[in-house]
Molecule: transfer RNA
Organism: uncultured Clostridia bacterium
């Protein structure tokens, strides 16, 4: 130069014949419980606006195809393995 894999919340890490993004677990906040604590148990946990109800964006990045896209196509960037 060429082919391949890989890239999703603060980690890890699911979702694959295109159909609710964020299951599970770990951190992390609140609350029970107890003198107090630890174990436990509930409840909350992407981002932005909003008192709120509830809107809109979000799967490295940038278009495309579809009523719809982590999932198909194109380009790109970074990692990591192979070839020359």
């Nucleotide at each position: 130069g060429c082919c391949g894999c890989u890239a999703u919340g603060g980690u890890g890490g699911a979702a694959u014949a295109g159909g609710c993004a964020g299951a599970c677990a770990c951190a992390a906040g609140g609350g029970a419980c107890u003198u107090a604590a630890a174990a436990u148990c509930c409840c909350u946990c992407g981002g932005u606006a909003g008192c709120g109800a509830u809107a809109c964006c979000g799967u490295a990045c940038c278009g495309g195809u579809u009523c719809g896209a982590c999932c198909c196509c194109g380009g790109u960037u970074a990692g990591c393995g192979g070839c020359a």